[in-house]
């Protein structure tokens, strides 16, 4: 320096141009003489900026960052 691919909850990951979901984990709560599994319930996320749509996490540009490959 070219080129590809990823970026989503506190962590792992998914889906999808029309409500952003699961699991783990945190917070409560019911059970228990206590604790612990096991049950219910709540909270919590689209890297940043621009565009293109009625409508964008999703397309399309840049910028950041992390990984790979070429020279």
């Nucleotide at each position: 320096g070219c080129c590809g691919g990823c970026g989503u909850a506190g962590u792992u990951c998914a889906a999808u141009g029309g409500c952003a979901g699961a699991a783990c984990g945190a917070g409560g709560g019911a059970c228990u003489c206590a604790u612990a599994a096991g049950c219910c319930c709540u909270a919590g996320a689209a890297a940043a900026a621009g565009g293109u749509c009625c409508g964008a996490u999703u397309c399309c540009u840049u910028u950041c960052g992390c990984c790979g490959g070429c020279a």
Molecule: transfer RNA
Organism: Candidatus Yanofskybacteria bacterium RIFCSPHIGHO2_02_FULL_41_11